[in-house]
Transfer RNA from a soil metagenome, 72 nucleotides, folded computationally. It matches the Rfam family "tRNA". The family's RNA type in Rfam is transfer RNA.

RNA sequence: UGGCUCGUAGUUCAGCGGAAGAAUCCCUCCCUGCGAAGGAGGAGGUCGAUGGUUCGAGUCCAUCCGAGCCAG
Numbered sequence: 001u002g003g004c005u006c007g008u009a010g011u012u013c014a015g016c017g018g019a020a021g022a023a024u025c026c027c028u029c030c031c032u033g034c035g036a037a038g039g040a041g042g043a044g045g046u047c048g049a050u051g052g053u054u055c056g057a058g059u060c061c062a063u064c065c066g067a068g069c070c071a072g
Base pairs, nucleotide, nucleotide: 001071002070003069004068005067006066007065010024011023012022013021018055026042027041028040029039030038048064049063050062051061052060
C1' cells in the first nucleotide's frame, strides 16, 4: 500500500429496510436462621464517526477511524 472479515448494553453476542433484544454483570423484592442456588421485577444503548439513498437505515452505498487475518 492492496484485499477480506468485524465494530450493537459494563462484558460475550443476536438482530429479512418498519425503528434494538438475549445471556451475564449491577440494583430491588421473594425464598433462607444468614448466605449460595432458584424465582419475580428494574436500570443500563446518541448501534465506531460523518455524509448519502429511502416515506423509513443497526441493516443498503461512499469516505474516514479502530481491531483481526491475508498478500506485497